The part of an RNA shown here (small-subunit ribosomal RNA, 5' domain) has 473 nucleotides and comes from a metagenome.
Rfam family: Bacterial small subunit ribosomal RNA. Gene Ontology terms of the family: structural constituent of ribosome and ribosome.
The RNAcentral record of the full RNA draws on SILVA.
Its mean pLDDT, the model's own confidence on a scale to 100, is 85.

[in-house]
Context: one part of a larger RNA
RNA sequence: GGAUGAACGCUGGCGGUAUGCCUAACACAUGCAAGUCGAACGAAGUCUUCGGACUUAGUGGCGGACGGGUGAGUAACGCGUGAGAAUCUGCCUUCAGGAUGGGGACAACAGUUGGAAACGACUGCUAAUACCCGAUGUGCCGAGAGGUGAAAAUUUUUUGCCUGAAGAGGAGCUCGCGUCUGAUUAGCUAGUUGGUGGGGUAAAAGCUUACCAAGGCAACGAUCAGUAGCUGGUCUGAGAGGAUGAGCAGCCACACUGGGACUGAGACACGGCCCAGACUCCUACGGGAGGCAGCAGUGGGGAAUUUUCCGCAAUGGGCGAAAGCCUGACGGAGCAAUACCGCGUGAGGGAGGAAGGCCUUUGGGUUGUAAACCUCUUUUCUCAGGGAAGAAGAUCUGACGGUACCUGAGGAAUAAGCAUCGGCUAACUCCGUGCCAGCAGCCGCGGUAAUACGGAGGAUGCAAGCGUUAUCC
Repeated sequence: GGAUGAACGCUGGCGGUAUGCCUAACACAUGCAAGUCGAACGAAGUCUUCGGACUUAGUGGCGGACGGGUGAGUAACGCGUGAGAAUCUGCCUUCAGGAUGGGGACAACAGUUGGAAACGACUGCUAAUACCCGAUGUGCCGAGAGGUGAAAAUUUUUUGCCUGAAGAGGAGCUCGCGUCUGAUUAGCUAGUUGGUGGGGUAAAAGCUUACCAAGGCAACGAUCAGUAGCUGGUCUGAGAGGAUGAGCAGCCACACUGGGACUGAGACACGGCCCAGACUCCUACGGGAGGCAGCAGUGGGGAAUUUUCCGCAAUGGGCGAAAGCCUGACGGAGCAAUACCGCGUGAGGGAGGAAGGCCUUUGGGUUGUAAACCUCUUUUCUCAGGGAAGAAGAUCUGACGGUACCUGAGGAAUAAGCAUCGGCUAACUCCGUGCCAGCAGCCGCGGUAAUACGGAGGAUGCAAGCGUUAUCC
C1' cells in the first nucleotide's frame, strides 16, 4: 500500500447493487416451512330445480431420499483430477409384445367396551387401480431335461397397467496421481495379508464365516498425536509464491447424543419408526409428549451480526386429466454507512479587501471572494398530476407498488465531518502547564520562552465518511 462476513470512537443527506451469529453442532415459547389426487374405492354429511353438485375422516396411489440448514465429525478414495468393470435405476423418451379365469379379506361404518390423556380392545358388515390363487409368457437359471416369474381397468377418445430391449439423467463400486504439522511419536498389524469351500450384496471384494499358509505396512515416514470439511474460487503479489475457503457453484458429512433396522427405484431417512441416554413438558402417578444446524423470533455466550413482514404475480418443485391446491424454495419489502459504485450539500459575479477572531515589530498581516450584496439553476427536497415493463397465452392474472419513471409548482432552499500538522510525512503560530498533567507506530517530547502535552487561530489530508484496533499478503 492492498484486503475484510469485521468491531470500536466521533460524525452522518440520497440512490443502486450486494452482504449480515466468524462466538455456544448452547437451550428453545409461538406461528408457519410437504403435501396432493373424488377421473382408484366404499361410506358419512350438507345443499338440491330431484338431474345432480359440494365437503371430507378412512382404504389406495404418487411425493415426504428433492428443495432448505449447518460444518460437529472426517487427514479419508472424503475431496480434486484421470482411468476402469463386476452393477442398480421410480418418473421421462424410443422400440417389441401382452392384459385370461377366479377368490378371500381389512379399514372406514355400526354396536359393546378400556383409559385422565396419548391411544386402544372385541364383535359384525363392505369396496377398489389394495391383497391372493390358477392360465399364458420372446425373460432369467440350467450343458440338457426341466424349473421359475406378470397385469387394472374404461361407452368412445385418451390416460393408465404388465413383461422385455435400448436411451437419457441419477446412483453405488475399484484404481493411478495430488491433498496440513510433529521423530521430544519408530516400529505397526490376527480378519491382520493371501488362498480354498460356504454365506452375502444390485454389484467386485476378508464384505462375512470355517479351514490352510504366514503374510501385509514402514525412514520415499507406517503407527500415534495435534489441527482441519474438500474444491471451483477469494485476497495479495510483476510473477513464482504466500494466506484463505464468508457469500455464489460442485462434492462430502451431520440432523438432541449413541445404536438399529423397516418401507421404498432410491434412506439406514432434519420436520418417519424402534431401543438406550441426557434434558424439557403434561399427568388422575397407572402412563404419555418433544427435538429450529428450515423461515422469522426468544434467552444465553460475545467486541459483534436483521422483521415473530408481503406474495405465490414471476422462476422452479410435489400431486392432479385439468381447474387447481401446497411451497419461509423463490420473488419482494423492512432493518444496518457492513461493503462497493454513483450523486449532492449550489453556480457565476462580488474589495470600502466590512465587522468579528487570531497574530503583530502596532505600520500591518491573516481568516478572505470567504461573507454581505447582485444574477442564475433546481440535481436533491416538499407538494400536485400522470404512471409502467416485468404476463408467458386470444381473454384473465402483479406481492413488489401508485414503486421506478415522466410532467408541473415552490424555494438556495433540507444536507460536513473526521484525523493530523517535531522527523519519517503534506501541513505553524500564540496562550496555558512546568519531568506535573500528559503524548507516543519508531526515534523520542515535557524540569518556565514546548511548532511533540491541553486549548485557540491558521494549515494539510481524506470526505458521508474519517480515525483506531484485529487479521492476511